Predicted 3D model of a 267-nucleotide part of an RNA (large-subunit ribosomal RNA, domain VI) from a metagenome. It matches the Rfam family "Bacterial large subunit ribosomal RNA". Model confidence (mean pLDDT): 90 of 100. The RNAcentral record of the full RNA draws on SILVA.
[in-house]
Context: one part of a larger RNA
């Protein structure tokens, strides 16, 4: 830009792409068949192996914003408690996120058309003949049916629902003056969405972020005090302190103001 006004939404599917593997084991049955040894077709079920999609309850992995333990230096005059450096100093766990080794779940079932085959009826050829006319069963392959995308499908599709009904000059083409909907954008707050951009929640008629509160989680018994020990310590205060990304609640803080686009009934 296009889809003959403009916007919001919810959509059909024309047509693309994905996916289609397989073992084992019970059971029908030690049946059918078979002297016997041996062992089924065809149904029913369970569990696997690759492979792939989603996903974080569980298990684990990471988690340089979360606790603890220590070492060695310097600094907070010292003590005590602490902060910096040592490539997260080193160690021990660990939240959310991500993420496999880890959960779920997928191939199927069914129908159409049918290819090798196999049949039914049956001629030509009084008989046979699955074929010539007609019929039927029939394979992971083809077409549906599952998933995803998809009207630039220029052959632009469909339904709902909102929106705009001014005047003057001119022969026209057009100028001028009013008018600015409906919705969108810019702009900011953010996000399980993201390189940007886009999409998505919000913008005071607000819980979008941060702060604060409360609760989860993690760590594992804080400082400070008092006991007890010559001391190192070690007990009580007390499952104590501290706690990011989690799950609420709260307008305390910022989403301030505002400006731009989009026009007047539609070949």
């Nucleotide at each position: 830009c296009g889809c003959a006004g403009g916007a919001g939404a919810u959509u059909u599917g024309a047509g693309u792409g994905g996916g289609g593997c397989u073992g084992a084991c019970c059971u029908u049955a030690g049946u059918a068949c078979g002297a016997g040894a041996g062992g089924a077709c065809c149904g029913g079920g369970u569990u696997g192996g690759a492979c792939g999609c989603a996903c974080c309850u569980c298990u684990a992995g990471u988690g340089u914003a979360c606790g603890a333990g220590u070492u060695a230096u310097c600094c907070c005059g010292c003590c005590a408690g602490g902060g910096g450096u040592a490539g997260c100093g080193c160690u021990c766990g660990g939240u959310a996120g991500c993420u496999a080794c880890g959960u779920g779940c997928g191939g199927a079932a069914g129908g159409g058309a049918g290819a090798a085959a196999c049949g039914c009826u049956g001629a030509a050829a009084g008989c046979a003949u699955c074929u010539a006319a007609g019929c039927g069963u029939g394979a992971a392959a083809c077409c549906c049916u599952c998933c995803a995308c998809a009207a630039g499908a220029u052959g632009a599709g469909a339904u709902c629902u909102c929106c705009c009904c001014a005047g003057a000059c001119g022969c026209a083409a057009g100028u001028c003056u009013c008018u600015g909907a409906a919705g969108g954008c810019u702009c900011c707050u953010g996000g399980a969405a993201g390189a940007u951009u886009a999409c998505c929640a919000g913008g005071u008629c607000g819980a979008u972020a941060g702060g604060u509160c409360g609760g989860g989680u993690g760590u594992g018994g804080a400082a400070g005090u008092a006991c007890a020990g010559u001391g190192a310590u070690g007990u009580a205060u007390g499952a104590a302190g501290c706690u990011u990304a989690c799950c609420g609640a709260u307008a305390c803080u910022a989403a301030u103001c505002a400006g731009c686009c989009g026009u007047g009934a539609g070949g």